This is a predicted structure of a 509-nucleotide part of an RNA (small-subunit ribosomal RNA, 5' domain) from an uncultured bacterium. The prediction has a mean pLDDT of 88. Rfam family: Bacterial small subunit ribosomal RNA.
Context: one part of a larger RNA
RNA sequence: GGACGAACGCUGGCGGCGUGCUUAACACAUGCAAGUCGAGCGAGGUCCAUCCAGUGGCAACACUGGGGAAGACCUAGCGGCGAACGGGUGAGUAACACGUGAGCAACCUGCCCCGAAGACUGGGAUAACACCGGGAAACCGGUGCUAAUACCGGAUGUCCUCCUCUGGUCGCAUGGCCUAGGGAGGAAAUGGAUUCCGCUUCGGGAGGGGCUCGCGGGCUAUCAGCUUGUUGGUGAGGUAACGGCUCACCAAGGCGACGACGGCUAGCUGGUCUGAGAGGACGACCAGCCACACUGGGACUGAGACACGGCCCAGACUCCUACGGGAGGCAGCAGUGGGGAGUCUUGCGCAAUGGGCGAAAGCCUGACGCAGCAACGCCGCGUGGGGGAUGAAUGCCUUCGGGUUGUAAACCCCUUUCAGCAGGGACGAAAAUGACGGUACCUGCAGAAGAAGCCCCGGCCAACUACGUGCCAGCAGCCGCGGUAAUACGUAGGGGGCGAGCGUUGUCC
Repeated sequence: GGACGAACGCUGGCGGCGUGCUUAACACAUGCAAGUCGAGCGAGGUCCAUCCAGUGGCAACACUGGGGAAGACCUAGCGGCGAACGGGUGAGUAACACGUGAGCAACCUGCCCCGAAGACUGGGAUAACACCGGGAAACCGGUGCUAAUACCGGAUGUCCUCCUCUGGUCGCAUGGCCUAGGGAGGAAAUGGAUUCCGCUUCGGGAGGGGCUCGCGGGCUAUCAGCUUGUUGGUGAGGUAACGGCUCACCAAGGCGACGACGGCUAGCUGGUCUGAGAGGACGACCAGCCACACUGGGACUGAGACACGGCCCAGACUCCUACGGGAGGCAGCAGUGGGGAGUCUUGCGCAAUGGGCGAAAGCCUGACGCAGCAACGCCGCGUGGGGGAUGAAUGCCUUCGGGUUGUAAACCCCUUUCAGCAGGGACGAAAAUGACGGUACCUGCAGAAGAAGCCCCGGCCAACUACGUGCCAGCAGCCGCGGUAAUACGUAGGGGGCGAGCGUUGUCC
C1' cells in the first nucleotide's frame, strides 16, 4: 500500500447493487416450511326436481315437514405418486472424502424418450362404516359388512433367467458376444376417462447413481515400529455388483525413514485476497462434491434412504398426566433466551423462475421473487453556480505599522440534481394472471431552500503559531516528547489530508 462476512469511537443527506451469528453442531415459546390425485375405490356429508303429508288460500301458489333420482360440491379412509428433490449446517472426516485422469468382460436405475410383444381366467380379504368395550390422554381391542389401478392363484410367453449342450467369433486375464436342440421357472389393471392417460414383459437411449485404480493437495520423528479378519488362498454366505464385505478351514503373511502406526489440526474444490511474477494466505457470499440432522445404534418401506420436519431401541434434556402412561427435537423461514466486540423482519406474494401431484381446472411450495432493518461493503450523486474589496465585522497573531481568517461572508444575478408536494404511470406477461407498486420513469410546482464531518500538523510524513501545564497532567507505530518560553501534552486560531465518511483495533498478503 492492498484486502475484510468485521468490530469500536466520532459523524451521518440520497440512490443502485451486493452482503449480514466468523462465538454455543447451546437450549428453544409461537406460526409457517410437503403435499396432491374423486378421471383408481367403496363410503359419508351438503345442495337439489317430480312426488307425499300438513297449514293458509276460491285458485294460481306460498310456507313447514318427509323423501331423495340424475347431477354438483366437500372429504376422513383404502389406493397411487411425491415425501431420498428443494432448504440448512460444517460437528465429524487426513479418507478414494475431494480434485483430476482412467477402468467396470463386476453393477443398479422410478418418472422421460425410441422400438417389439401382450393384458386370458378365477379367488379370498381388509380399512372406512355400524355396534360393543378399554383409556385422563396418546390411542387401542372385539364382532359384523364392503370396494379397487390394493392383495393372491391358474393360463399364455414375443421374450427374460437358470441348467445341459452344438457351432462360430472376439478380447489384456477372469472371460464376452452370436447361435441349433432339450429341460425348469417367470407377466399384466383392458383399469379410468369426451380426445387421451395408464398396466405387463423384453431390448435400446438419456439423465442419475454404485464400485475400483493412477496421480495431487496439512503439521509433527520430543510418534519407529504397526497389524490377527490382520495378508493371501479354497469353499460358502451376502450384495444391484467386485471384494475379508462376512463366515469355516488352510498358509504366514501384509505395511514401514519414498515416514507405516500414533498425536494435533482441518470439510474438499471451482475460486478469493495479495504479489510484476514465482509464491504466500484463505475457502464468507455464488457453484460442484462430501458429511451431518438432540447424542449413540439399528433396520423397515422403496427405483432410490439406513431417511432434517419417517419408524424402533438406548441416553441426556424439556413438557403433559387422573401417576397407570404419554409427547418433543429450528444445523428450514422468521423469532426468543444465552454466549459474544459482533451479525436483521415472528413482513408480502406464488405475478415471474423452478419443483411435487393432477387429463385439466388447479392445489401446495419461508425454494424462489420481492419488500423491511444495518454506511457492513462497492459504485454513483448531492450539500449549490457566477459575480462580489473600501479587503466589513468577529476571532487569532502582532515588532502595534499591520498580518491572517478571506471572495470567505454580506450583497447582486442565476440554477433546482437529490430530498419535498402534485398529476400521469410502466417493462417484467404469450390470451387471462403483477407480490414488487402508485415503485421505476415522465411532467409540473416552490425555494438556496432540508443535507459535513473525521483524522492529523517533531522526524519518518503534507501541514505552525499563541496560551495553559511544568518528568505533573498527559502523548506515543518507531525514534522519542513533558523537569518554566513544549511547532511532540491540553485548548484556541491557522493549516494539511480524506470526505458521507474519517480514524482506531484485529487478521492476511